[in-house]
Context: one part of a larger RNA
Molecule: large-subunit ribosomal RNA, domain I
Organism: SAR202 cluster bacterium
RNA sequence: AGUCCAUGGUGAAUGCCUUGGGGUCAAGGACUGAAGAAGGGCGUGGCAAGACUGCGAAAAGCCUCGGUCAGCCGUCUAGCGGGCUUAGCCGGGGAUUCCCGAAUUGGGAAACCAGUUCCGGGUCAUACCGGAACAUUCUGAUUUUUAUCAGAAAGGUAAGUGGGCGAACUGAAACAUCUAAGUAGCCCGAGGAAAAUAAAUCAACCGAGAUUCCCCUAGUAGUGGUGAACGAACGGGGAACAGCCUAAACCAAACAGGCUUAACGGUCUGAGGACCUAUGUCUGAUUGGUGUUGUAACACCUACCUGCUUCAACCUCAGCAAGAAGCAAAAAGUUACAAAACCGUCUUCUAGAUGAAAGCGUCUGGAAAGAACUGCCAAAGAGGGUGAUAGCCCCGUAGUUGAAAGGAGACGGACUUUUGGUAGGCUGUUGAGUACCACGGGACACGUGGAAUCCUGUGGGAAUCUGGGGGGACCACCCUCCAAGGCUAAAUAUCCUUGACCACCGAUAGUGAACCAGUACCGUGAGGGAAAGGUGAAAAGAACCCCGGGAGGGGAGUGAAAUAGACCUGAAACCGUGGACUU
Numbered sequence: 001a002g003u004c005c006a007u008g009g010u011g012a013a014u015g016c017c018u019u020g021g022g023g024u025c026a027a028g029g030a031c032u033g034a035a036g037a038a039g040g041g042c043g044u045g046g047c048a049a050g051a052c053u054g055c056g057a058a059a060a061g062c063c064u065c066g067g068u069c070a071g072c073c074g075u076c077u078a079g080c081g082g083g084c085u086u087a088g089c090c091g092g093g094g095a096u097u098c099c100c101g102a103a104u105u106g107g108g109a110a111a112c113c114a115g116u117u118c119c120g121g122g123u124c125a126u127a128c129c130g131g132a133a134c135a136u137u138c139u140g141a142u143u144u145u146u147a148u149c150a151g152a153a154a155g156g157u158a159a160g161u162g163g164g165c166g167a168a169c170u171g172a173a174a175c176a177u178c179u180a181a182g183u184a185g186c187c188c189g190a191g192g193a194a195a196a197u198a199a200a201u202c203a204a205c206c207g208a209g210a211u212u213c214c215c216c217u218a219g220u221a222g223u224g225g226u227g228a229a230c231g232a233a234c235g236g237g238g239a240a241c242a243g244c245c246u247a248a249a250c251c252a253a254a255c256a257g258g259c260u261u262a263a264c265g266g267u268c269u270g271a272g273g274a275c276c277u278a279u280g281u282c283u284g285a286u287u288g289g290u291g292u293u294g295u296a297a298c299a300c301c302u303a304c305c306u307g308c309u310u311c312a313a314c315c316u317c318a319g320c321a322a323g324a325a326g327c328a329a330a331a332a333g334u335u336a337c338a339a340a341a342c343c344g345u346c347u348u349c350u351a352g353a354u355g356a357a358a359g360c361g362u363c364u365g366g367a368a369a370g371a372a373c374u375g376c377c378a379a380a381g382a383g384g385g386u387g388a389u390a391g392c393c394c395c396g397u398a399g400u401u402g403a404a405a406g407g408a409g410a411c412g413g414a415c416u417u418u419u420g421g422u423a424g425g426c427u428g429u430u431g432a433g434u435a436c437c438a439c440g441g442g443a444c445a446c447g448u449g450g451a452a453u454c455c456u457g458u459g460g461g462a463a464u465c466u467g468g469g470g471g472g473a474c475c476a477c478c479c480u481c482c483a484a485g486g487c488u489a490a491a492u493a494u495c496c497u498u499g500a501c502c503a504c505c506g507a508u509a510g511u512g513a514a515c516c517a518g519u520a521c522c523g524u525g526a527g528g529g530a531a532a533g534g535u536g537a538a539a540a541g542a543a544c545c546c547c548g549g550g551a552g553g554g555g556a557g558u559g560a561a562a563u564a565g566a567c568c569u570g571a572a573a574c575c576g577u578g579g580a581c582u583u
């Protein structure tokens, strides 16, 4: 020095564990903010230096209403001291809530500095202290016309969502049309969802009947340097279902302006009278009523039918009347379609309550829940804990049950709103710089193509019901629908809370984060971003003695175990010690 055996150190793998993660489903919930948010800074404890949590100068808390209970004064964190116990803890409501921050009296290097006016305290008077007001923009009202009052906005927001702008890497085995992709990113907006939505839609000569989402149709028909690639619809099956309001014609009212001394006008109709310079008529814009459709509909006029009662308004007579009012009856309703508060019942969310049944005996063991023996409960043998594996020890579980207060929902009441129909005439209305066309673009699965359809930058520019759009160039026939105004719940997306579950992970895994993690640390900054779990059933965490300055160790003691001693197990590399053999 090597090999082997034994025994250590170092080291952290492995095994076992789980406080933490990941995912699915179900139920419930979903905006917030000048009444000052989100997010922070600084404070706050009897001893309290630091950190977390809570709270805000009323500061680990205050008041109140419920629930619960014999203990409590949060955690790292024990102790001392002192208390409370109608405490404490859990839930509903309320009070307080420093400073910064949209930050809003002015300023500012966030958490600081400096004011003005009024009121109160204080002073002889200042000083000083406390309270209130004092930013900007928009809208409305008033009005002394430049102010006052009232209201609103601003900022935040993970994901989802509507809109505007909009890449490149990449793929095409290069690359330019194309793709990636209307993706990423930036900006704006709204909401608990958003968006879309009640056919100028499809279909095919049969018919369907708003939108949204899912499954199929189908990787089909198609598009495509016919490359790469992109990629429907019809139709079928499900989830959920809900329909409405206007513009216009016509009527009425008030307003502004014009015209008219005449009735061919008006005052419900007829006759007779009376009246009218607006009580007529035309135009404009406003409000209310009416009205909303495509087998066209509505208005207007005429005729007829239909619950009850009453009524004519310049006078008399006559008449009529769905012209008006009331009652009855019927219908509907507060998410759109008009709209607000209230009462009752029930359900549910935000705390909970009750809840069956085994053994002091035997064996092993440190310990019984294991073994043996003999029982019991079960609408409960889900799960967890307890010194090893417990239906009957504990928490629970099945079942039953519960709210003073606040929230949500359903039903009922009350309340509110509404109520003609038919036939004919064909007089009026039915959304215009619109439809459509040309050129240039974009969206449609569809790259200009035979390219319909939708949107529109520029230029032209209709019809208007005997009308107009569509049916994939275009034309005819046929069918179908009614644009150029608007609203609308649910089924859908995402997140949060609670519960249940998992052929999900088990500390190099699973979240970046099981541990005081978006921390330490890095970076001027935007930003990047870790490592780090395990004594034991119980600290019983090693009194006392010895060596040592200490660290550490040896005894002693605890414990089932101390090679469980600051820690489970403890592989290998690497480094030793002792022995055997070889050189």
Stems, first nucleotide, its partner, number of pairs: 001582009015568001016534002020505002022502009031156002039100003042056003046080002050076003062094007071084003105114003115134007136153007161189005171178001175225001201208002212239005222230002243487003246431001250289004255284005265276003268319006294465001296430004300425006307327005329419005342413009352401003358374002362371002375392002377381001383395003436460008446472001467482005521528002541567001544555004